[in-house]
The RNA shown here (transfer RNA) has 74 nucleotides and comes from a Planctomycetaceae bacterium.
RNA sequence: GCGCCAGUAGCUCAGCUGGCUAGAGCACGCCCCUGAUAAGGGCGAGGUCGAAGGUUCGAGUCCUUUCUGGCGCA
Repeated sequence: GCGCCAGUAGCUCAGCUGGCUAGAGCACGCCCCUGAUAAGGGCGAGGUCGAAGGUUCGAGUCCUUUCUGGCGCA
């Protein structure tokens, strides 16, 4: 230099052929349960979906550029 893959909550990840409000587990806060703790249960907070632009009535998803990481080729 070229090609491929990944980037979504603090962490690990899901998200279908573009469609109704962006989700799960763990962690965190409050409450229930218990003599107390653990476990279990309920509720809650937490996201400019790596960045910018484009297409579209509508983009996490499609297109272009770019950043970071990984793998391969030279």